[in-house]
RNA sequence: GCCCCGUUAGCUCAAUUGGUAGAGCAGAACUCUCUUAAAGUUAAGGUCACAGGUUCGAGCCCUGUACGGGGCA
Numbered sequence: 001g002c003c004c005c006g007u008u009a010g011c012u013c014a015a016u017u018g019g020u021a022g023a024g025c026a027g028a029a030c031u032c033u034c035u036u037a038a039a040g041u042u043a044a045g046g047u048c049a050c051a052g053g054u055u056c057g058a059g060c061c062c063u064g065u066a067c068g069g070g071g072c073a
Stems, first nucleotide, its partner, number of pairs: 001072007010025004019056001028042004049065005
């Protein structure tokens, strides 16, 4: 220098044909218990890495950039 993959909640990861984002764990409140733990219930938590483009509509498609991983030279 070129090619490929990845980047989504605090962490680990989903998201089908482009139709407006969820789960588990952690944390919070509550129930239960003499208390703790365990178990259960509920709510909260997001600039979908950044910028631009396409589209009525983008986490998803296109381009560039940044970071991480791998390969070739």